[in-house]
Context: one part of a larger RNA
RNA sequence: GGAUGAACGCUAGCGGCAGGCCUAAUACAUGCAAGUCGAGGGGUAAGGUCAAGCUUGCUCGACACACGACCGGCGCACGGGUGCGUAACGCGUAUGCAACCUACCCUUUACAGAGGAAUAGCCCCGAGAAAUCGGGAUUAAUACCUCAUAAUAUUGCGGAUUGGCAUCAAUUUGCAAUUAAAACUCCGGUGGUUUAAGAUGGGCAUGCGUGACAUUAGAUAGUUGGUGAGGUAACGGCUCACCAAGUCAACGAUGUCUAGGGGUUCUGAGAGGAUUAUCCCCCACACUGGUACUGAGACACGGACCAGACUCCUACGGGAGGCAGCAGUGAGGAAUAUUGGUCAAUGGACGCAAGUCUGAACCAGCCAUGCCGCGUGCAGGAUGACGGCCCUAUGGGUUGUAAACUGCUUUUAUAUGGGAAGAAACCUUCGAACGUGUUCGGAGCUGACGGUACCAUAAGAAUAAGCACCGGCUAACUCCGUGCCAGCAGCCGCGGUAAUACGGAGGGUGCAAGCGUUAUCC
Numbered sequence: 001g002g003a004u005g006a007a008c009g010c011u012a013g014c015g016g017c018a019g020g021c022c023u024a025a026u027a028c029a030u031g032c033a034a035g036u037c038g039a040g041g042g043g044u045a046a047g048g049u050c051a052a053g054c055u056u057g058c059u060c061g062a063c064a065c066a067c068g069a070c071c072g073g074c075g076c077a078c079g080g081g082u083g084c085g086u087a088a089c090g091c092g093u094a095u096g097c098a099a100c101c102u103a104c105c106c107u108u109u110a111c112a113g114a115g116g117a118a119u120a121g122c123c124c125c126g127a128g129a130a131a132u133c134g135g136g137a138u139u140a141a142u143a144c145c146u147c148a149u150a151a152u153a154u155u156g157c158g159g160a161u162u163g164g165c166a167u168c169a170a171u172u173u174g175c176a177a178u179u180a181a182a183a184c185u186c187c188g189g190u191g192g193u194u195u196a197a198g199a200u201g202g203g204c205a206u207g208c209g210u211g212a213c214a215u216u217a218g219a220u221a222g223u224u225g226g227u228g229a230g231g232u233a234a235c236g237g238c239u240c241a242c243c244a245a246g247u248c249a250a251c252g253a254u255g256u257c258u259a260g261g262g263g264u265u266c267u268g269a270g271a272g273g274a275u276u277a278u279c280c281c282c283c284a285c286a287c288u289g290g291u292a293c294u295g296a297g298a299c300a301c302g303g304a305c306c307a308g309a310c311u312c313c314u315a316c317g318g319g320a321g322g323c324a325g326c327a328g329u330g331a332g333g334a335a336u337a338u339u340g341g342u343c344a345a346u347g348g349a350c351g352c353a354a355g356u357c358u359g360a361a362c363c364a365g366c367c368a369u370g371c372c373g374c375g376u377g378c379a380g381g382a383u384g385a386c387g388g389c390c391c392u393a394u395g396g397g398u399u400g401u402a403a404a405c406u407g408c409u410u411u412u413a414u415a416u417g418g419g420a421a422g423a424a425a426c427c428u429u430c431g432a433a434c435g436u437g438u439u440c441g442g443a444g445c446u447g448a449c450g451g452u453a454c455c456a457u458a459a460g461a462a463u464a465a466g467c468a469c470c471g472g473c474u475a476a477c478u479c480c481g482u483g484c485c486a487g488c489a490g491c492c493g494c495g496g497u498a499a500u501a502c503g504g505a506g507g508g509u510g511c512a513a514g515c516g517u518u519a520u521c522c
Base pairs, nucleotide, nucleotide: 001522002521003520004519006518007517008516009515010514013374014373015372016371017370018369019367020366021332026330027329028328030327031326032325035074036073037072040071041070043067044066048063049062050061052059053058054057081285082284083283090210091209092208093207094206095205096204097203100202101201105198107196110193111192113147114146115145116144123136124135125134126133127132153178154177155176156175157174158173159172160171161170162169163168211257212256213255218248219247220246223245224244225243226242227241228240229239230238260282261281262280263279265274266273267272287308288307289306290305291304310321311320312319313318338364340363341362342361346360347358348357349356350355377408378407379406380405387399388398390397391396414458415457416456417455418454422449427444428443429442430441431440432439433438466511467510468509469508470507471492472491473490477506478505479504480503481502487494488493
């Protein structure tokens, strides 16, 4: 000098864009953050509409234009948070899998036949303070089961050809076994089952690189390899039985300490050094530790079970909970914001769709935390006015064109009026192609931000300057006070009676809505 997720002191007019718990992965009141589908199903709790009855606010019936709870499907493995752990099972880079999986999506092959037994809900009975649980009877489905059909699928046993030393692999072919389905409509279309390929996502493996300490020198017994078996989507000591005795290590094994990694960011002429806040990619975690279930995918933040610590409820028998989601609270700290609005846009889940949900997201609020921009007027004006705890050689000098005064302008602030883009789709409707699905074109519908941005008009200099420094480094000097005192200080050093270095004043210098100090990095 530059930089910062900064803090502190003094000060403060406005706007745009960004950023905002670096500490206690500390404990959390309250609300919200993942649902959706009635075009899968039995149904109907509340509400609505219509009708009836009367006790005039109740009872009962019907409906779908509505749907609580329940069965079922899909989603909840995404999105959002944090950086505890992790020095390698991570990350970065370059590859490989003849050792693998992949729901939804696109393309493709074929199928869609016939039956059955239950169960939740509702109803009845019972236990409990509650959370919730038990028994009985009855019922449906795109839930479940059986049968038929059965390939270019899977498995087993064969044949042929090609490659290979061989185990074997690829292609083709034969036999046997196993494995499908759900309705609505009946051409088609939606949905389901099955096959192959693609795309996407994931799993595994390999090379190289990626901290410190040797005052850590030996480490290892499923350890290293082989055979066989089990397990896995798949290879593998991944696990097990047997056999062999290996394997790693001064090119740093093992141990200890520290740490998420990268793109980046800061600095620097570069080499390098430092860094990983915001944004993007990967990883790990979800009160602490462990375990599996479901599923295409988890060993699952707002799922389950067990153990532990803590908090809460209790009728003492037993139960409930997990903000490192968004706000917010206590605590810690030098220090870090609102218990806001909307799904209008973008994106996601579900749905034929309308749509519902979405603290993702988009917006608004707070904060000079940073960067950028604008303003606090402009021109003239000497009698060089008054004033000065200013200086002085007492003549004057300086503050100083500064002020007064004259003319001009109105950014900004204030007031009044007008007023957006972000919206095009979905959908509805009309037209055309058209058997239908569908496609194309026109019109209509939809804005949280927001009466915001922006524009116009009105009057008037009106609404707006501080902070640090002035001995040298380093731009800027005099007077008074003090007298090694009080104090200053980044280094050198100032202060003991004329201190340009302390305190005050006048003057000056620098930067400016900021200026200084502190901390950290180059």
RNAcentral holds the full RNA, with entries from ENA.
A computed fold for a 522-nucleotide part of an RNA from an uncultured prokaryote, annotated as small-subunit ribosomal RNA, 5' domain.
The coordinates come from a structure-prediction model, not an experiment, and the mean pLDDT is 81.